[in-house]
RNA sequence: GCGGUGGUAGUUCAACGGUAGAAUAUCUCCUUCCCAAGGAGAGGGUUGCGGGUUCAAAUCCCGUCCACCGCU
Numbered sequence: 001g002c003g004g005u006g007g008u009a010g011u012u013c014a015a016c017g018g019u020a021g022a023a024u025a026u027c028u029c030c031u032u033c034c035c036a037a038g039g040a041g042a043g044g045g046u047u048g049c050g051g052g053u054u055c056a057a058a059u060c061c062c063g064u065c066c067a068c069c070g071c072u
Base pairs, nucleotide, nucleotide: 001071002070003069004068005067006066007065010024011023012022013021018055026042027041028040029039030038048064049063050062051061052060
């Protein structure tokens, strides 16, 4: 330099172009003499970044950055 895969909540990961979710973690409450376990609820997101297409983009297109793999 070329090609491929990936980037989404603190973390690990989902999500046919049509309300961005789960688990876990954090916080509050219930339960308990206390802790742990269990139950209920809450907060937390410019979907790596910048553009384009579309009524509507995490998703499609272009550019770019980072990580990994392969080729040269």
The prediction has a mean pLDDT of 83. The RNA shown here (transfer RNA) has 72 nucleotides and comes from Candidatus Roizmanbacteria bacterium CG03_land_8_20_14_0_80_39_12. It matches the Rfam family "tRNA". Rfam classes the family as a transfer RNA. The RNAcentral record of the sequence draws on ENA.